[in-house]
Context: one part of a larger RNA
RNA sequence: GACGAACGCUGGCGGCGUGCUUAACACAUGCAAGUCGAGCGGAAAGGCCCUUUCGGGGGUACUCGAGCGGCGAACGGGUGAGUAACACGUGAGUAAUCUGCCCUCCACUUUGGGAUAAGCCCCGGAAACGGGGUCUAAUACCGGAUACGACCGAUCUCCGCAUGGGGUGUUGGUGGAAAGUUUUUUCGGUGGGGGAUGUGCCCGCGGCCUAUCAGCUUGUUGGUGGGGUAAUGGCCUACCAAGGCUUCGACGGGUAGCCGGCCUGAGAGGGUGACCGGCCACACUGGGACUGAGACACGGCCCAGACUCCUACGGGAGGCAGCAGUGGGGAAUAUUGGACAAUGGGCGGAAGCCUGAUCCAGCAACGCCGCGUGAGGGAUGACGGCCUUCGGGUUGUAAACCUCUUUCAGCGGGGACGAAGCGCCGAUGAUGGUGGUGACGGUACCCGCAGAAGAAGCACCGGCCAACUACGUGCCAGCAGCCGCGGUAAUACGUAGGGUGCGAGCGUUGUCC
Numbered sequence: 001g002a003c004g005a006a007c008g009c010u011g012g013c014g015g016c017g018u019g020c021u022u023a024a025c026a027c028a029u030g031c032a033a034g035u036c037g038a039g040c041g042g043a044a045a046g047g048c049c050c051u052u053u054c055g056g057g058g059g060u061a062c063u064c065g066a067g068c069g070g071c072g073a074a075c076g077g078g079u080g081a082g083u084a085a086c087a088c089g090u091g092a093g094u095a096a097u098c099u100g101c102c103c104u105c106c107a108c109u110u111u112g113g114g115a116u117a118a119g120c121c122c123c124g125g126a127a128a129c130g131g132g133g134u135c136u137a138a139u140a141c142c143g144g145a146u147a148c149g150a151c152c153g154a155u156c157u158c159c160g161c162a163u164g165g166g167g168u169g170u171u172g173g174u175g176g177a178a179a180g181u182u183u184u185u186u187c188g189g190u191g192g193g194g195g196a197u198g199u200g201c202c203c204g205c206g207g208c209c210u211a212u213c214a215g216c217u218u219g220u221u222g223g224u225g226g227g228g229u230a231a232u233g234g235c236c237u238a239c240c241a242a243g244g245c246u247u248c249g250a251c252g253g254g255u256a257g258c259c260g261g262c263c264u265g266a267g268a269g270g271g272u273g274a275c276c277g278g279c280c281a282c283a284c285u286g287g288g289a290c291u292g293a294g295a296c297a298c299g300g301c302c303c304a305g306a307c308u309c310c311u312a313c314g315g316g317a318g319g320c321a322g323c324a325g326u327g328g329g330g331a332a333u334a335u336u337g338g339a340c341a342a343u344g345g346g347c348g349g350a351a352g353c354c355u356g357a358u359c360c361a362g363c364a365a366c367g368c369c370g371c372g373u374g375a376g377g378g379a380u381g382a383c384g385g386c387c388u389u390c391g392g393g394u395u396g397u398a399a400a401c402c403u404c405u406u407u408c409a410g411c412g413g414g415g416a417c418g419a420a421g422c423g424c425c426g427a428u429g430a431u432g433g434u435g436g437u438g439a440c441g442g443u444a445c446c447c448g449c450a451g452a453a454g455a456a457g458c459a460c461c462g463g464c465c466a467a468c469u470a471c472g473u474g475c476c477a478g479c480a481g482c483c484g485c486g487g488u489a490a491u492a493c494g495u496a497g498g499g500u501g502c503g504a505g506c507g508u509u510g511u512c513c
Stems, first nucleotide, its partner, number of pairs: 001512003005509005012371006018364002020329001025327003029324003034071003039068002042064002046062001047060005078282003088206004093201002098198001102195008110144004119134006150174006156167004180187001208254003215245003220242008257279004261272004284305005307318004335361001337360003343357001344355004374404004384395004408454001410449005418440001422435004457502005462483003468497005478485002
């Protein structure tokens, strides 16, 4: 000098930040991922219309529960356990890869079929949930047609970087597409080329400690065939060979997420990785796959385990390292708040819905910064306190008193920017017209009112180190970072007066330079 700090004493206001570093300990409760009726059959509820014996019944689709279907749920948010590794950083490679939504270009969007959920009926179960029968729809599912391209064989041609790569060149064969909706516009669907974005894989180099770890290795190292993957590869498998790594530290052990950065330092360097940003890993513990463009998936599934809960004892349910919150641990770390107004995300043609992301508010001097606690005048230098050589000195222009000011806090009045998207009209157009949308917030800010009024402490004063006397105590009580103070005149202990340094803080402790 610095801090995600803590502790002691003290504490007026504001702005901006920051806030479980410990038990990746266990979690009550609420919320954190839905949306689309312009995909579908429909109508549980509300509205509207008709009817009614006032119980209800029918219709509509304004609207919409549940269901089928689509997209999303792999993002966003959390944590740092594991990991010494191509995990990360940086620079290359992919002629060894994939990529939903988006942009662009080309072509197409044809013809059929059978089911099933919901519904209705019945049954089992305490529940969670399940079974049977029967009916029905689709942008759900399955056939056929056609098709550039795909794959296989032959052939032509161009190119390169070794394996090879390109050709919407030719030819033969194989097998392969589609979906509708809307009055129209529109929104879609399928195949292919390119782009963008994202991702997988591989390589060079770089960054901890330990030799009181010296040898390690059998899928091990390489080859061939095969399998597997989007893709290379012992990734896996069969066979063959006997290799591969290592004192330039293999193997083992310990520790640790990595980086941009941050702290310190003139720099070199040292330390560190909280907040913010990038990457990685994890989601009760361990294992596994399914779906999907993408997961081996925090708020999905299955199995095993520990733990907790429900149970009719047969069987079930759960996973806060999301936001709040609780217990526990700890020196120590906040509200079971508001709003989707903005920004961003998901779905939707849109209106809109959802969003503990986010924006705000609350708590905490935890940090940084700013402001205030008044200003000017005022000596016979009051009173009081302390000291005294008893003359006086000092507190001290300090106070009183006079003249002013009113920041901040308080009260009253006005009151935002952040708002444009969007709706309606106009013709769905216009640099058009018009209406409306703010959690924060009656906040910021502006104006006014009153009155010096409501607002100062903490540490230190032997030397280092800035600031000295008195009394008490008497190697006691105590102080102390080091040297050292204290045993009867202690500037070193305690108190007081005075002083010094900082100041809404000041000290102490811890850690790093």